[in-house]
Context: one part of a larger RNA
Molecule: large-subunit ribosomal RNA, domain IV
Organism: Omnitrophica bacterium GWA2_52_8
RNA sequence: CCCUCGCAAAGGAACUAGGCAAAAUGGCCCCGUAACUUCGGAAGAAGGGGUGCCUGAGUAGGGUGAACGUCAAGGGAGCCCGAAAAGGUCUCAGUGAAAUGGGCCAACCGACUGUUUAACAAAAACACAGCUCUCUGCAAAGUCAAUAAGACGACGUAUAGGGAGUGACACGUGCCCGGUGCCGGAAGGUCAAGCGGAGGCGUUAUCCUUCGGGAAAAGCGCCGAAGUUAAGCCCCGGUAAACGGCGGCCGUAACUAUAACGGUCCUAAGGUAGCGAAAUUCCUUGUCGGGUAAGUUCCGACCUGCACGAAUCGUGUAACGAGUUGGCCGCUGUCUCUGCGAGGAGCUCG
Numbered sequence: 001c002c003c004u005c006g007c008a009a010a011g012g013a014a015c016u017a018g019g020c021a022a023a024a025u026g027g028c029c030c031c032g033u034a035a036c037u038u039c040g041g042a043a044g045a046a047g048g049g050g051u052g053c054c055u056g057a058g059u060a061g062g063g064u065g066a067a068c069g070u071c072a073a074g075g076g077a078g079c080c081c082g083a084a085a086a087g088g089u090c091u092c093a094g095u096g097a098a099a100u101g102g103g104c105c106a107a108c109c110g111a112c113u114g115u116u117u118a119a120c121a122a123a124a125a126c127a128c129a130g131c132u133c134u135c136u137g138c139a140a141a142g143u144c145a146a147u148a149a150g151a152c153g154a155c156g157u158a159u160a161g162g163g164a165g166u167g168a169c170a171c172g173u174g175c176c177c178g179g180u181g182c183c184g185g186a187a188g189g190u191c192a193a194g195c196g197g198a199g200g201c202g203u204u205a206u207c208c209u210u211c212g213g214g215a216a217a218a219g220c221g222c223c224g225a226a227g228u229u230a231a232g233c234c235c236c237g238g239u240a241a242a243c244g245g246c247g248g249c250c251g252u253a254a255c256u257a258u259a260a261c262g263g264u265c266c267u268a269a270g271g272u273a274g275c276g277a278a279a280u281u282c283c284u285u286g287u288c289g290g291g292u293a294a295g296u297u298c299c300g301a302c303c304u305g306c307a308c309g310a311a312u313c314g315u316g317u318a319a320c321g322a323g324u325u326g327g328c329c330g331c332u333g334u335c336u337c338u339g340c341g342a343g344g345a346g347c348u349c350g
Stems, first nucleotide, its partner, number of pairs: 002344007010336002014334001019331001027051005036041001038168001052089004061081004068074001090094001102329007109321002114126002130166007142152003169316004174246003179243002181239005188234003194228002199223005206215003247265005274308001275305001286302005
């Protein structure tokens, strides 16, 4: 020096990415306790006081309840538990050791208790009750299996079961069906196998022949047009808590600025409510206000939203959180700035 501890003047977060770590708080009794709130909570909020021993006193009081009793009312022995006021008394110190909450304010995310990357992540991720859509009429849909038998679903029956999304609660959830998907439709177009068989070809009994060859019925075989023909697709509708999408340019008001207003182009329709430099804002440490002596973070506003936005939910929200962020009080060797001490390891000797 290292490890694990103990103590520390003055200051008290100046440390640091960050109060990480440590310190501090701590039990019980009494007093007292805000905003907000879903009226349950928040709450052990916060903030104070007390705490040993002796006397009081095994008293007051509480429980149980024996004898006795016209067995009823009553009665109260015994046993168990067991204070306070007041007074006294000792120590630096009385939950004397050990065990045993630090607290508050504000914001974000997720409602909550839960679940998770066994061995670097516990979370804002997953789940969740609740909400919505959709499938399924029972030999259900869906699933396992080999296309089977069989089984699950379920000894259930649409207040049931499967799938998908959202995620308590409150208030809401706008516009677009052109594309994709799904559902419905069936007139027309397209269209497979099959059916169909016009027609063609091969073979040759026979016939002809200039003897090289040619023609050719039936049968057999091969090819095969028209016509007929389902779903699907095209087509016609519906559907967004289905996948998804939700504009540009120019001008205009009696200061200026801005534009309620007008024009024009495009679109299926051009983003409504709410929120907004946000877990989303590039420019950006935007601007203003707050907090600080000083604040790229934080809080409140503004809106110029590079590139929020409504169940890939929007905005709020009490309670909750080993979550994230900012601030304050307390507290401290985190630091100014180190020092001393204890035990151990190491090192030397043995």